[in-house]
RNA sequence: CGCUUAUCAAGAAAGGCUGAGGGAUAUGGCCCGAUGAAGCCUUGACAACCUGCUGACGUUAUACAAUGUAUAACCGAUGCAAGGUGCCAAUUCCAGCUCUGUGCAAACAGAGUAAGAUAAGUC
Repeated sequence: CGCUUAUCAAGAAAGGCUGAGGGAUAUGGCCCGAUGAAGCCUUGACAACCUGCUGACGUUAUACAAUGUAUAACCGAUGCAAGGUGCCAAUUCCAGCUCUGUGCAAACAGAGUAAGAUAAGUC
């Protein structure tokens, strides 16, 4: 790089260096930016995909004697942590294509899909 699966309406910034761009790509829009963009470094947070711990909930069986309780086995977070990643303007900032609904139309709303991002797995 390619492929598969899942998620993408939530969340979370300070300092230093630097100095003009940035919001993935093309186009259009709309924004951010010398009250400092992008990048790099430090620290801090956010989140919980993988990971670790617990073993809730649930299921089954047995016993008691009964709409329940106890025990055992299985399963396994919605609980806890934060080791590997990720992330810290705006829904992935918005759109494109297909379908559906409303509508005279313009347009609006919903669903799917493409593209992208992240994680896990795989050749």